c-di-GMP-I riboswitch aptamer from a Gammaproteobacteria bacterium, 77 nucleotides, folded computationally. The sequence was found by an Rfam model in a public genome assembly. The source organism's lineage runs through Bacteria, Pseudomonadati, Pseudomonadota and Gammaproteobacteria. The coordinates come from a structure-prediction model, not an experiment, and the mean pLDDT is 79.

[in-house]
RNA sequence: AAGGGAAAAAGCCAAACCAGCCGCGAGGCUGGGACGGAAAACCAAGGGUCUCAAAAGAAGACAGCCUGGCUACACUC
Numbered sequence: 001a002a003g004g005g006a007a008a009a010a011g012c013c014a015a016a017c018c019a020g021c022c023g024c025g026a027g028g029c030u031g032g033g034a035c036g037g038a039a040a041a042c043c044a045a046g047g048g049u050c051u052c053a054a055a056a057g058a059a060g061a062c063a064g065c066c067u068g069g070c071u072a073c074a075c076u077c
Stems, first nucleotide, its partner, number of pairs: 003076002012037002017032006035064001042069002045067003048062004052057001
């Protein structure tokens, strides 16, 4: 430098649920919590799912549904 990211250890993230706040809502943020995770870091590009008040759109939500893009740790060869 390239490939892999098996096992173990350290560290990291944190589903459901609970509390507070924000949002019409899907949901989001913070704290607790721990089902899981080797990209459960990031990007709504393709598919998918979900939401909406008088507005239905060239509007939103989900990256912990799949694919893709991009960067990367321990460790291993």